[in-house]
RNA sequence: AGAGUUUGAUCCUGGCUCAGGACUAACGCUGGCGGCGUGCCUAACACAUGCAAGUCGAACGGACCGUUUUAUGAAGGUAACGGAUUAGAACGGUUAGUGGCGAACGGGUGAGUAACACGUAGGUAAUCUACCUUUUUGACGGGAACAACUCCGCGAAAGCGGGGCUAAUGCCCGAUAAGACCACGCCCAGGGAUGGGUGCGGCCAAAGGCGGGGUGGCAACAUCUCGCGCUGAAAGAUGAGCCUGCGUCCUAUCAGCUAGUUGGUGAGGUAAAAGCUCACCAAGGCGAAGACGGGUAGCCGGCCUGAGAGGGUGAACGGCCACACUGGGACUGAGACACGGCCCAGACUCCUACGGGAGGCAGCAGUGAGGAAUUUUCCGCAAUGGGCGAAAGCCUGACGGAGCGACGCCGCGUGAGGGAUGACAGCCUUCGGGUUGUAAACCUCUUUUGCGAGAGAAAAAGGUUAUCGUGCUCAUACCACGGUGAUUUGAUGGUAUCUCGCGAAUAAGCCCCGGCUAACUACGUGCCAGCAGCCGCGGUAAUACGUAGGGGGCGAGCGUUGUCCGGAUUUACUGGGCGUAAAGCGCGUGUAGGCGGUUGAUCAAGUCGGGUGUGAAAUGCUGCAGCUUAACUGCGGCACUGCGCUCGAAACUGGUUGACUGGAGUUUGGCAGGGGUAACCGGAAUUCCUGGUGUAACGGUGAAAUGUGUAGAUAUCAGGAGGAACACCUGUGGCGAAGGCGGGUUACUGGGCCAAAACUGACGCUGAGACGCGAAAGCGUGGGGAGCAAACAGGAUUAGAUACCCUGGUAGUCCACGCUGUAAACGAUGAGUGCUAGGGGUUGGGGGUAUCGACUCCCUCAUUGCCGCAGCUAACGCAUUAAGCACUCCGCCUGGGGAGUACGGUCGCAAGAUUAAAACUCAAAGGAAUUGACGGGGGCCCGCACAAGCGGUGGAGUAUGUGGUUUAAUUCGACGAUACGCGAGCAACCUUACCUGGACUUGACAUGCAAGGAACCCGGUGGAAACAUUGGGGUGCCCAGCAAUGGGAGCCUUGACACAGGUGGUGCAUGGCUGUCGUCAGCUCGUGUCGUGAGAUGUUGGGUUAAGUCCCGCAACGAGCGCAACCCUUGUUGCUAGUUACCAGCACGUAAUGGUGGGGACUCUAGCGAGACUGCCGGUGACAAACCGGAGGAAGGUGGGGACGACGUCAAGUCAUCACGCCCCUUACGUCCAGGGCGACACACGUACUACAAUGCCCGGUACAGCGGGAAGCGAUACUGUGAAGUGGAGCAAAUCCCUGAAAGCCGGGCCAAGUUCGGAUCGGAGUCUGCAACUCGACUCCGUGAAGCUGGAAUCGCUAGUAAACGCAGAUCAGCAUGCUGCGUUGAAUACGUUCUCGGGCCUUGUACACACCGCCCGUCACACCAUGGGAGCCAGUAACACCCGAAGCCGGUGAGCUAACCUUACGGAGGCAGCUGUCGAAGGUGGGAUUGGUGACUGGGGUGAAGUCGUAACAAGGUA
Repeated sequence: AGAGUUUGAUCCUGGCUCAGGACUAACGCUGGCGGCGUGCCUAACACAUGCAAGUCGAACGGACCGUUUUAUGAAGGUAACGGAUUAGAACGGUUAGUGGCGAACGGGUGAGUAACACGUAGGUAAUCUACCUUUUUGACGGGAACAACUCCGCGAAAGCGGGGCUAAUGCCCGAUAAGACCACGCCCAGGGAUGGGUGCGGCCAAAGGCGGGGUGGCAACAUCUCGCGCUGAAAGAUGAGCCUGCGUCCUAUCAGCUAGUUGGUGAGGUAAAAGCUCACCAAGGCGAAGACGGGUAGCCGGCCUGAGAGGGUGAACGGCCACACUGGGACUGAGACACGGCCCAGACUCCUACGGGAGGCAGCAGUGAGGAAUUUUCCGCAAUGGGCGAAAGCCUGACGGAGCGACGCCGCGUGAGGGAUGACAGCCUUCGGGUUGUAAACCUCUUUUGCGAGAGAAAAAGGUUAUCGUGCUCAUACCACGGUGAUUUGAUGGUAUCUCGCGAAUAAGCCCCGGCUAACUACGUGCCAGCAGCCGCGGUAAUACGUAGGGGGCGAGCGUUGUCCGGAUUUACUGGGCGUAAAGCGCGUGUAGGCGGUUGAUCAAGUCGGGUGUGAAAUGCUGCAGCUUAACUGCGGCACUGCGCUCGAAACUGGUUGACUGGAGUUUGGCAGGGGUAACCGGAAUUCCUGGUGUAACGGUGAAAUGUGUAGAUAUCAGGAGGAACACCUGUGGCGAAGGCGGGUUACUGGGCCAAAACUGACGCUGAGACGCGAAAGCGUGGGGAGCAAACAGGAUUAGAUACCCUGGUAGUCCACGCUGUAAACGAUGAGUGCUAGGGGUUGGGGGUAUCGACUCCCUCAUUGCCGCAGCUAACGCAUUAAGCACUCCGCCUGGGGAGUACGGUCGCAAGAUUAAAACUCAAAGGAAUUGACGGGGGCCCGCACAAGCGGUGGAGUAUGUGGUUUAAUUCGACGAUACGCGAGCAACCUUACCUGGACUUGACAUGCAAGGAACCCGGUGGAAACAUUGGGGUGCCCAGCAAUGGGAGCCUUGACACAGGUGGUGCAUGGCUGUCGUCAGCUCGUGUCGUGAGAUGUUGGGUUAAGUCCCGCAACGAGCGCAACCCUUGUUGCUAGUUACCAGCACGUAAUGGUGGGGACUCUAGCGAGACUGCCGGUGACAAACCGGAGGAAGGUGGGGACGACGUCAAGUCAUCACGCCCCUUACGUCCAGGGCGACACACGUACUACAAUGCCCGGUACAGCGGGAAGCGAUACUGUGAAGUGGAGCAAAUCCCUGAAAGCCGGGCCAAGUUCGGAUCGGAGUCUGCAACUCGACUCCGUGAAGCUGGAAUCGCUAGUAAACGCAGAUCAGCAUGCUGCGUUGAAUACGUUCUCGGGCCUUGUACACACCGCCCGUCACACCAUGGGAGCCAGUAACACCCGAAGCCGGUGAGCUAACCUUACGGAGGCAGCUGUCGAAGGUGGGAUUGGUGACUGGGGUGAAGUCGUAACAAGGUA
């Protein structure tokens, strides 16, 4: 830092997606160790159990226990004794209660809160502050109670009531008063409220403690002292309260809100200002810079991300706030409206004797529930911190630790070195090998971790005690501080760490491998199963699914999911846009606001600079340091971009003030104009009415019909009526802000332009809201209505035609007044100002030159179009009328669809307009340009393409192929053109692949191995044959060897295994071959140039050609594959050659024949040449290419024909010619055999043959070819047969012989228009030939039979000259079989005006929403399924207010005839207090009508999505009506 994805390709716009980082995470697979962190994001849901706030006996009275002691002295004992019991004292200890301090901290949570809640900076002259520190003043004298305790009572319990006693650092009274406070006076300060000082008067305190030591005393106690505690005051520190500036989410589909509301006066109230509260008075206050309402949310330091600016977030740690089951309330207190306090109400849970009580884990653990999901009912107060205490100490789920969880970060390990027969095995393979792979084994070494054993911390500071020093003191006590010695304190933990022993021993997974994105093969699967973040994979060869091998990445983790930032400059401040991609309001006037000309002075708000305060700590960055390192932690520095205060500067912006004229405006004089409004006037035309003339049609269309007309139309003449619109002029001409404005005249009126001066002196620009104008259609009321014309009717068209066309026709169109407020209201281009080359037009005005004058020429202002440079733009294009360069202001856009829709609001009479979403869904939707393809677009051109002709097909019969049907099988393939007499150039068996039946299993065929045997020949039996079985004959060739014999080649038989075999599948895995477009003239490349690019240019253009053939021109210049030519054949001719061909001349011979000798002339044969090239002439053309005509020539403009087929298209055809990948079968899908089938037959189609007859048919005679073939062959003469043919065999491996008598033709005769002397099907009979065999199923012959058919509907095919048509001949295949095919010759035409139309093709151009390319694309209804959503009679629930009712607790107020310790009293009573009652306020609750949000709802509306539904064809081409 980018990448993928819209297209055939391109550029742009634009969305979607990915790669990165981060989590309080969860899930899946896996899991060795340690350190440091971290752990209910959900139900602020409910909670069992334990613990989380106590402490002080040195404040107090008791109670109890122990020890000592004093007194007492029972039982027992003769006594000594014994010691019970009781009472007291001292000491030590425990402690319920009174009292003090604490419990307002610490800990939890984030429900509420959009707020002075938080952050930041200030204020408090408007305040409080226990404990602590400093300074200072005091502590005197008295008194009355209440707990505990005891007695009584109630209650199940919780607990409560009554009587009695008692202490205090509890409570009360009095004294004292430096000082505080209150009132008044004076002085100082301040703008003032007020503050400070001072004087007088009033008013207000207290607590002590047997704590230590000394002295006196028996003791109690007194006194001195020390420390502690107490009281008043001042100050500090700390903490808190209140106030203010600025900052702090979304929503305007929330636009108006507000009655304590805003202010004042007075009063109350608070620690304190204040409507904080109350009474009265005034009517204010807030709001577009967003009030009020709704939704959401604790805020911040920070954390995550980012280059930054930003965006997101608010776990852990730290600061603040709020809350403590829900709601309300106060009490106590320095502090609370109080998490582990109280009261009340509510919900819930628990106990209960049913009367009544108890409770609040959002403390630590833990439980249930919820959830994808979050830990131990652990240890310890050793450390740090807190509470109490004089202290020891006690308490402390704060905290320190441990446990659980890979939840995160960091570190370590799972071994290291050597080791190639590259082992086995796996996988792949082209079978050679490759790879896993130095990986393993094996050898050497190490021991982190682990296991076993041993040693063993730091964290400890303190406390107690002894003693020394200093201070205090009368004091060597005590106490405080410091030193020394002794003693003592560790939860973690026998942990960290260290040492020894053992032994590679105990330790690797997860994801991915089509592109993005690093990493590829095999098998399985077969649009299935599945994958997928996006594009997309999967339909039989899947690097995309699953598995395996291999590879890549990370690693005790790896992936997935979710969320945030990034990439995204995709909300654009940094840093975007608006002609056509989304986007300029239809236009104007103008408010707020924003912005604003030149030149002085001044202020210092913005701005800039210096200083200063703050910006807590932690975090961040950085340096150093501590844990072996790191994470982590400590110390220092920087940063914290902000805010406040202060000093300074004055350029710019701003404020104030003065001046100026260039912006703007006013005045004067001209000018143009369909600018607007109103009234009046005019002619042409249409229609209608009246009258005349006149007669049969008119009208309308592609063609018609409806319609009008004999009751007289149309046409024509005259007159009249009425409404609407104003031809020509008329022009990218004029005017207007836009919409818009067009006959003429008049009146009123707006704006503009030009010229020259004078005046005002920035008065300007833009413009959210607002207001006005605003085409057509539409609406309301009233007129008007000629023409035109929605709706409607009729006629056509059509498959239909609710359309296009025609005939009619009503609203409307017109006028007046009012509404509507929208248009492709467009230049798809907001307004204003300035600047930036030109050219030639146009309208209006002015000036100059010249002239007598006009025209002309030059300059200039304004308007309106065109072309064009720079520049801009994605391109198209724009270009002084900018879409260029800049500034100002406004409006608008942010993927497509849903949707300009729903709901809500506003406007409207309605129609509707305006404002304007979401769910859901897609990966695109778009813009411009490019190349193609296509068009019922255009231009040019070609072709038997049409036309002009000739002959056919389609009708008949037959043949043949195909479909269909049938069948055991009717084997398979080919299907528009480009399948169908095609593969097949020959199916009776064979062929043959099909069916039935019978057989074989290393096989019918190939190679390798072993054994045997020559090979082979002739039989017999069974059988349909294959085959089975059996008999006989037979022993070769090569080598070695004397021989015996051995070996070998080939062949046969048998056996086992590798394998054979397959016309089984896939032509959509392929090669090769072929068809077709098309013998059409095209298809490309290199370099250069143009374009951001796809691409273009060249190849287009002007001519010309059969041709991209050639010429010319040209940013192109060249080249290649095609065209043409070269090849074959045919047409003319020369030379050469002359047998089997030929025979002119010579000779011989025959009945006759090149028969013979000869000849080389001719025909011919077959080799080599020549010839034709627009070469020559004329014309046309551009002096070209070329074309036209002509001459010559056998042939003339590629002479005719053939072979030859560019880049490519059709996944065209062929796996059944052959070859070949993969798959499949292997006693069968292989092989052999017999018979059958491929030949079936209601029917349909293609291709042919023969005909329908007289240009014919039949009979007789007679003439003339060429290409070819022949040895298992062609077969002559001759004979036999009516004939097919037979007998027989001459000649011929062929210019020799044979096939081979060609036929139509010609000559002669017959037939006479008929189903015939046409036609020959079909059938009967008899034969011939081939063949093992003609039944299914051959061809031919003869006799007989004699069907359909009398020229073929719609439609359709071939052919342009030796062609069509007609006629026969030959060949391949082949035993036999030809109407087919391939060739050959014979006879031998007609027609082509021409390119409008049909089909196909080429080039240029145009449009396109097509690119699988028009057999394209694509729209809407309907039907079906699913999804989300609007309306909906309603129903249900929530929320926040309002009105009224009720009114708990409680504060405050009133009352207080009841009760009443401290004080006063003359002892009566009073002061004061309490209960009770009561008023305002007041939570929950109730009632009511509304508001609002959500859920649900029969039915209903549209919307979206969905391989193959229905109907049509709307759009894209002129899309067939633009």